SAM-I/IV (S-adenosyl methionine) riboswitch aptamer from Elizabethkingia meningoseptica, 96 nucleotides, folded computationally.
Model confidence (mean pLDDT): 75 of 100.
Rfam family: SAM-I/IV (S-adenosyl methionine) riboswitch aptamer. On this family, see Weinberg et al., RNA 2008: "The aptamer core of SAM-IV riboswitches mimics the ligand-binding site of SAM-I riboswitches". Clan: SAM clan.
RNA sequence: CGAAAUUAUCAAGAACCCCAAAAUCUGGGUAGCAACCUGCAACAACAAGCAAGGUGCUAAAAUAGAUAAGCCGUUUCCGGAAAAAAUGUUGAUUAC
Numbered sequence: 001c002g003a004a005a006u007u008a009u010c011a012a013g014a015a016c017c018c019c020a021a022a023a024u025c026u027g028g029g030u031a032g033c034a035a036c037c038u039g040c041a042a043c044a045a046c047a048a049g050c051a052a053g054g055u056g057c058u059a060a061a062a063u064a065g066a067u068a069a070g071c072c073g074u075u076u077c078c079g080g081a082a083a084a085a086a087u088g089u090u091g092a093u094u095a096c
Base pairs, nucleotide, nucleotide: 006069007068008067009066010065015030017029018028019027020026031058032057033056036054037053038052039050040049043091044090045089046088047087071080072079073078
C1' cells in the first nucleotide's frame, strides 16, 4: 500500500458555499452535522461531558451497498502533535 474477515451503526442531522479543473461520484479552502477511532483534570478505571487530531457526511438523482475500527514523520521496533472547562460511580493510599 492492497485484499479478506470480524464488530458496530445504517434513524436523524448539517453549505444546491468559494477556487481550480471539470461535467464529478475530482482536488483544495472555509463553515456546519455527527461522535466511529485518537485525545482532554485529579492516584486509577469506567460512565457522562467536550469537539482539539483523524475519517465520514452536508439538494435531487444514480449506486446492494455505505462509514469507522486514529493521524503524521522516520525507515525503525523509533519519534511527534492534538483548545478550554468540568460532574458522577467504584477502587487504592494517607489522615482522623